């Protein structure tokens, strides 16, 4: 230099025929207990950044940033 794929709560992930963003762990509150753990109920918390297309974008398009593996 070239071409490919990836980026989603604190962490690991689902969601790609465009239509309210899923689950586990963790975390907070409550119930339970003498207390704690287990268990049960409930809550907070995320689409890398900028722009475009569209009534509507995590999803499609362009650029940028970061990391991955490949070719020269």
């Nucleotide at each position: 230099g070239g071409a490919a794929g990836c980026g989603u709560g604190g962490u690991g992930u689902a969601g790609u025929u465009g239509g309210u963003a899923u689950c586990g762990c963790g975390u907070c509150g409550g119930c339970c207990u003498a207390g704690a753990a287990u268990g049960c109920c409930g809550g907070a918390g995320a689409c890398g950044c900028u722009g475009g297309u569209u009534c509507g974008a995590a999803u499609c398009c362009a650029g940028c940033c970061g990391g991955u593996a490949c070719c020269c």
A computed fold for a 72-nucleotide RNA from Callosobruchus maculatus, annotated as transfer RNA. The coordinates come from a structure-prediction model, not an experiment, and the mean pLDDT is 81. Rfam family: tRNA. Rfam links the family to the GO term triplet codon-amino acid adaptor activity. The sequence is in RNAcentral, with records from Rfam. The organism belongs to Callosobruchus, within Eukaryota.